[in-house]
RNA sequence: GCUCGUCUGGGCGAGGGUAAAUAGUAAUUAGGCCCAGAGCGUCUUGGCUGGCAGAUAUGCCGGCUGGGGGUUUAG
Numbered sequence: 001g002c003u004c005g006u007c008u009g010g011g012c013g014a015g016g017g018u019a020a021a022u023a024g025u026a027a028u029u030a031g032g033c034c035c036a037g038a039g040c041g042u043c044u045u046g047g048c049u050g051g052c053a054g055a056u057a058u059g060c061c062g063g064c065u066g067g068g069g070g071u072u073u074a075g
Base pairs, nucleotide, nucleotide: 002015003014004013005012006038007037008036009035010034011033025074026073027072032040042069043068044067045066046065047064048063049062050061051060052059053058
């Protein structure tokens, strides 16, 4: 220098052609290493919709989409 730890900038750490991890201060949290911003994952709450079971109740498993939160504490 390159790649990786969600994205951008900075820090911390790992790897060597791969994209992972027992690493990334400790404890804590579903919340991903840290800070600022984002809101990808994640948590929560509506709408629409597909499938299955069933008794026009209701339950279970998915898809699309709107709102809200955005780990916390110490250092």

Predicted 3D model of a 75-nucleotide RNA (Pistol ribozyme). The coordinates come from a structure-prediction model, not an experiment, and the mean pLDDT is 83. Its Rfam family is "Pistol ribozyme". A reference for the family is Weinberg et al. (2015), "New classes of self-cleaving ribozymes revealed by comparative genomics analysis", Nat Chem Biol. Rfam links the family to the GO term catalytic activity.